Record summary: The prediction has a mean pLDDT of 81. The RNA shown here (transfer RNA) has 73 nucleotides and comes from a Planctomycetota bacterium. Rfam family: tRNA. It is annotated as a transfer RNA. Rfam's curators write: Transfer RNA (tRNA) molecules are approximately 80 nucleotides in length. On this family, see Lowe and Eddy, Nucleic Acids Res 1997: "tRNAscan-SE: a program for improved detection of transfer RNA genes in genomic sequence". The source organism's lineage runs through Bacteria, Pseudomonadati and Planctomycetota.
RNA sequence: GGGGGCGUAGCUCAAAAGGAAGAGCCUCUCCCUGCUAAGGAGAUGGUUGUGGGUUCGAGCCCCACCGCCCCCA
Numbered sequence: 001g002g003g004g005g006c007g008u009a010g011c012u013c014a015a016a017a018g019g020a021a022g023a024g025c026c027u028c029u030c031c032c033u034g035c036u037a038a039g040g041a042g043a044u045g046g047u048u049g050u051g052g053g054u055u056c057g058a059g060c061c062c063c064a065c066c067g068c069c070c071c072c073a
Stems, first nucleotide, its partner, number of pairs: 001072007010025004019056001027043005049065005
């Protein structure tokens, strides 16, 4: 220098074909218990890496850039 993959909640990951984002863990509150753990109920948490474009509508399609990983030179 060229090619490919990935980037979504604090962490690990979902979300055929575009219809507007969910689960588990963590954290917090309550119940249970002599206390803890386990168990049960509930709550908080997202400008979907950044900036544009297409569209009535984008996590999803297109372009550029940033970060990480792999391959080629």